[in-house]
Predicted 3D model of a 1476-nucleotide RNA (small-subunit ribosomal RNA) from a Candidatus Wolfebacteria bacterium. NCBI's taxonomy places the organism under Bacteria, Bacteria candidate phyla, Candidatus Wolfeibacteriota. Its mean pLDDT, the model's own confidence on a scale to 100, is 81. Rfam family: Bacterial small subunit ribosomal RNA.
RNA sequence: UUUUUUAAGAGUUUGAUCCUAGCUCAGGAUGAACGCUGGCGGCGUGGAUAAGGCAUGCAAGUCGAAUGCAUUUAGUUGCAUGGCAGACGAGGUAGUAACACGUAGGAAUGUACCCCAAAGUUGGGAAUAACCCAUCGAAAGAUGGAAUAAUGCCCAAUAGUCUCUCAGGAGUAAAGAUUUAUCGCUUUGGGAACAGCCUGCGGAAUAUCAGCUUGUUGGUAAGGUAAUGGCUUACCAAGGCUAUGACGUUUAGGGGAGGUGAGAGCCUGACCCCCACCGAUGGUACUGAGACACGGACCAUACACCUACGGGUGGCCGCAGUCGAGAAUCUUCCGCAAUGGGCGAAAGCCUGACGGAGCGACGCCGCGUGAUUGAUGAAGUUCUUAGGAAUGUAAAGAUCUUUUAUAGAGGAGGAAAUUUUUGACGUUACUCUAUGAAUAAGGGGCUCCUAAUCUCGUGCCAGCAGGAGCGGUAAUACGAGAGCCCCGAGCGUUAUCCGGAAUCACUGGGCGUAAAGGGUGUGUAGGUGGUAGUGUUAGUCUUUUGUUAAAUCCUCGGGCCCAACCUGAGAACCGCAAAAGAAACGGCACUACUAGAGAAUGUGAGGGGUGUACGGAACUCAUGGUGUAGGGGUGAAAUCCGUUGAUAUCAUGGGGAACACCAAAAGCGAAGGCAGUACACUGGCACAUUUCUGACACUGAGACACGAAAGCGUGGGUAGCGAAUGGGAUUAGAUACCCCAGUAGUCCACGCCCUAAACGAUGUUCUCUAAUCUUUCGGAGUAUCGACCCUCUGAGAGGUGUAGCUAACGCGUUAAGAGAACCGCCUGGGAAGUACGAUCGCAAGAUUAAAACUCAAAGGAAUAGACGGGGACUUGCACAAGCAGUGGAUUAUGUGGUUUAAUUCGACGAUAAACGAAGAACCUUACCAAGGCUAGAAAUCUAGACGAAAGCCCUGAGAAACCAGGGCCCUUUUCGAACGGCUAGACAGGUGAUGCAUGGCCGUCGUCAGUUCGUGAUUUGAAUUGUUCCCUUAAGUGGGGUAACGAACGCAACCCUCGUCGUCUGUUAUACGUGUCAGACGAGACUGCUCAGCCUUUUGUUCAUAAACAAAUAUUGUUUGUGGCUAAAAGGCUGAGAGGAAGGAGAGGAUGACGCCAGGUCAGCAUGUCCCUUGAUGCCUUGGGCUACACACAUAAUACAAUGGUCACUACAACGGGUCGCGACGUGGUAACACUGAGCCAAUCCUAAUAAAGGUGACCCCAGUUCGGAUUGAGGUCUGAAACUCGACCUCAUGAAGUCGGAAUUGCUAGUAAUCGCGGGUCAGCUAAACCGCGGUGAAUACGUUCUCAAGUCUUGUACUCACCGCCCGUCAAUUCAAGGGAUCCGGGAGUGCCCGAAGUCUCUACAUUCGUAGGGCCUACGGUAAGCUCGGUAACAGGGAAUAAGUCGUAACAAGGCACGGCUAGCGGAAGCUG
Repeated sequence: UUUUUUAAGAGUUUGAUCCUAGCUCAGGAUGAACGCUGGCGGCGUGGAUAAGGCAUGCAAGUCGAAUGCAUUUAGUUGCAUGGCAGACGAGGUAGUAACACGUAGGAAUGUACCCCAAAGUUGGGAAUAACCCAUCGAAAGAUGGAAUAAUGCCCAAUAGUCUCUCAGGAGUAAAGAUUUAUCGCUUUGGGAACAGCCUGCGGAAUAUCAGCUUGUUGGUAAGGUAAUGGCUUACCAAGGCUAUGACGUUUAGGGGAGGUGAGAGCCUGACCCCCACCGAUGGUACUGAGACACGGACCAUACACCUACGGGUGGCCGCAGUCGAGAAUCUUCCGCAAUGGGCGAAAGCCUGACGGAGCGACGCCGCGUGAUUGAUGAAGUUCUUAGGAAUGUAAAGAUCUUUUAUAGAGGAGGAAAUUUUUGACGUUACUCUAUGAAUAAGGGGCUCCUAAUCUCGUGCCAGCAGGAGCGGUAAUACGAGAGCCCCGAGCGUUAUCCGGAAUCACUGGGCGUAAAGGGUGUGUAGGUGGUAGUGUUAGUCUUUUGUUAAAUCCUCGGGCCCAACCUGAGAACCGCAAAAGAAACGGCACUACUAGAGAAUGUGAGGGGUGUACGGAACUCAUGGUGUAGGGGUGAAAUCCGUUGAUAUCAUGGGGAACACCAAAAGCGAAGGCAGUACACUGGCACAUUUCUGACACUGAGACACGAAAGCGUGGGUAGCGAAUGGGAUUAGAUACCCCAGUAGUCCACGCCCUAAACGAUGUUCUCUAAUCUUUCGGAGUAUCGACCCUCUGAGAGGUGUAGCUAACGCGUUAAGAGAACCGCCUGGGAAGUACGAUCGCAAGAUUAAAACUCAAAGGAAUAGACGGGGACUUGCACAAGCAGUGGAUUAUGUGGUUUAAUUCGACGAUAAACGAAGAACCUUACCAAGGCUAGAAAUCUAGACGAAAGCCCUGAGAAACCAGGGCCCUUUUCGAACGGCUAGACAGGUGAUGCAUGGCCGUCGUCAGUUCGUGAUUUGAAUUGUUCCCUUAAGUGGGGUAACGAACGCAACCCUCGUCGUCUGUUAUACGUGUCAGACGAGACUGCUCAGCCUUUUGUUCAUAAACAAAUAUUGUUUGUGGCUAAAAGGCUGAGAGGAAGGAGAGGAUGACGCCAGGUCAGCAUGUCCCUUGAUGCCUUGGGCUACACACAUAAUACAAUGGUCACUACAACGGGUCGCGACGUGGUAACACUGAGCCAAUCCUAAUAAAGGUGACCCCAGUUCGGAUUGAGGUCUGAAACUCGACCUCAUGAAGUCGGAAUUGCUAGUAAUCGCGGGUCAGCUAAACCGCGGUGAAUACGUUCUCAAGUCUUGUACUCACCGCCCGUCAAUUCAAGGGAUCCGGGAGUGCCCGAAGUCUCUACAUUCGUAGGGCCUACGGUAAGCUCGGUAACAGGGAAUAAGUCGUAACAAGGCACGGCUAGCGGAAGCUG
């Protein structure tokens, strides 16, 4: 460069939405481990932790063709000298942040074995080991004596090449063996390959490590090395490194590569390859070509072993193996057959390198666990709507096959070579035959993400969980079963890495309010930089060359049956270096320009700054005068001041602080900030002119300067105000809010502090991008005598708004738009702007700045509600105005409580309590006691036998139910059967539980006017619009306007009753007519008529004004828009009037939207589930209880009296009810009532009577009464089997409390309240004074909406949405956890000073001079010592942090949160907090 390939999201904050942001998941991978399971093969791979310790065996020897000796029957073998090897191979990753590694280069070097070339290989000599003898020692080993060889050692000769050189010269080699061909040896040159050295560049963290360095940096000389060099030494100089991160600390072997990813990246450095380093720890050299040497040496240290205690020995980080530690990692195997290495001439020997086998599902790949057929869809199991469905062709059965397995037989390649010989693997792979489906399936999951569900058990328990979350009696989420889904000899879990995460953003993010702009400026380094030209080329671009090891990855092929695996070729290796070229951009150098920037000149505005002086008002103090009892303060008060004269007022004087009006959305300044006046000094800015300089610019890490208030230091000053403090109030408390005082402080001078919500929550600079209005300061034009006005143009300060941007809100030429440059900052919430460290500060403290731990959110904007001790408007017997009450008394009734064997149950603010109950003596009845029954008191079905066991009557026990006995009866029939009880079984029964599993019904908000939908439109969206606005209404009622147009449920109307009229009918009434009356059908009122006022709309006339156009020549006309006057019409509302029985909804009822309260009812009924069912929670019976009674509450009745009571007389209703009934007349009784029984199934008869209050008359005379009637005694009546517990009524007697009711509270707006009586239901009777109705008499008041309560609409705030009975803060108390501080103690690390100084190199001296011995010196490991530094552990104690269903105290915040909240700072306080 080309081609190809290549990019997925989801869950979770909310009532819902959009955004921001974190957490979590789906994928791939691993030297893995763990759980369950496990047939075979191939290829790989396997001590990651303790570089911890190691028993045992093996891992490096070889050469007799260098040599001596010994030995053997021979081949031979052993010891020693000598040569080569042992510096390779194998292992590990401790150290190392470094030229260690990678890459690209360089020059001052070396090299045994190998290759090429040239030359040479002459002559001598002295020793020594083994062996032998002797001695010491436990051993290891050592010493002495004698002899001897060599390719061992030494001397001499030669010297072309070689080295040195003053160029004359000087110096330096060699080894033989054997037999005839070679192998060697010495010197030199070259090569190959290897090694040493130097340099550029590259790759970890940390600045809470900022300064480091004395051989340090350089030079000269010498030494040293194979070689350069401070590598070493002496001398000289004072350098060298560092914000482009030195020095320090922590971590770490590096690379090829591996994992992942679309890529860029991020993570890793197992196996294989390259390099480095290490070999118990530390040091040292020797030998050698090569080592400062893993299986060599010396010394020191630690550890271990042997010992005769004298002394010695050792180093698995080689292969196996063992112990230890650990979640965890293999056989003390076979072989040198192959490949490779060492030695050798070779045969060969050695080789835990290597080739193989073994163990481990540790990984990748392959194969199998059978195939075909088989429906009554068997059985079993699970589910079920009870029909069936699923498991499932699955099984059984039938027919096949033999991969695999087992047995047997055959049988390679790997072996090269030329004839023989040579295979660990290997009884191998592979082939054939036989047997027989025979030997072989599990793991995880099934609420969503995420493929796949039912039943049972459990009941916030047991448990699950990756996240959200599930479990409190109907759990697809726990456990089990069945079914299903995924993968499959594996499947899951855990750990770690990459991805998803654009969640550190180079590709590819942000900073007004979500995390994030430094408080502000000046300016250094750095980064970036105007126009034109010339030159140059380290950046940049093109081409070529070299390199980028191999393996790996990719492509195309090949070989193992395929695959994994192995392998050939190609491509690639994105990098670096060298050379050549280009010159647009950039850099550098030079020249020039003026548009950036600056200067000059002239004007101008301004609370810009510093200093000095002066001024008036107010306040306060002092003195004096006048004057008298209060003043002050508050919601209300009090503390306080005042008769020693306050407050008030006048005069004089003193004092300090701040500067009314002007004054503004205005002005100036970099920000903080700046305000009386004048003067002095001084900084910046704008405009105009276009005169000068000529890129001088922008930004700006560090640095420096400034920086409100509070605070600190020193010295002044102090009127007012005023933290702290004292007092008074408020309050449950009040360390507060309010009040009275009041110290620091506030003020000045000088010096510190350096923080603010230091905000436009918006860094600085430059360029560009619609308009329009206002304002400040300049300039120009026009105009004018001049000013004003008008137009244009600069610089500021504001409002609206286009494009665009934004999550939205909003921003919008003063950008949050479009671009450029530079700086600062952010990366979930909390812990925390905290701890530790450092710097600064007098202190307070500031700056810099974490982690452990904890949560799954925290957050922004907007939406719908709800709420507010937010606002506006409106309504309601809500208040107010009135009337009558309740709360006090007695009684009745209900409830709570208490009591009881039981006092059955339900209902509990409004929305329970004269409620369910329109009627508890038994029954009712559900409760209690006692006695009984058990397929049952009542229901259905099946089977069996029976045909009177049933029923009726009698007897006995008994309280009855019931039980026992006796008698009567001996079923019907359509001939199918029915009926009856008995027995057996399915079942019945339950007022037992759950109203929080339900239906139905009901209460409440509320008869309030609201609640929604379709389509359209707006918005990213939740949502909005419609339904808001104006007028109006009882009303979302109607009208107008309007991105809405329509519609639905509600409102209204339709329905019923009453009021007026008409028509028709006529049971009853009436003597008839008739129609009081009753019924039916209609009419009537509505937005109608008249007048007035107000508002809106339309139209017309006219006036004023603005714009455009036309004419025209200084004015006019036309059109349009705006405003005003006036007239008409329409609509709405209000008021008055007429007519009318009724007037503005005529009065009342029924009718109750969407919904709210898990409101009430399982006991009215129905119903799911659960529970009880023979000592029953079922059923029957008798008796008792529901009626108890220190007390409290609720609802009523009756009263307290004279508007009254008693007595007598006398009027006027309506709604109703009645045959097991209402019951007249008559008689009896004081009466309740009794006897009798006419009439009536009702407009006819009865209830029913005189309805009561009312009217007339009489008495009572203000008292506990001629009020009031409770309670009690006696006697009766009625109902009913039965009035004791426990009925009502009558008569006589008795005659209680009570004299109008505290705080508080209820009803009612007209035929209403109040008052008076009547009827009905339930019902044998009644506790009814209750409830439901009926009529009679019949008021008062409403100014009005400030307040209380409730409701509606709009709006506003919100941290609430279980929705204010909300949310939520802090101390204290309890438990747990992690981290920091912390006296002390312990351990590690890196150094420094001093002391000691092994082995050893080098050096010096002495002696020997053959080896050497002894001593000294320099350096130095280990060790010792001293003072510090640093890291870690432990820890009494004290402080904060986090977490934990139901602890204590308060109520700080969210609404105006009840004192608006918040930031900085200071003081104070149990705490939130309060105050300045």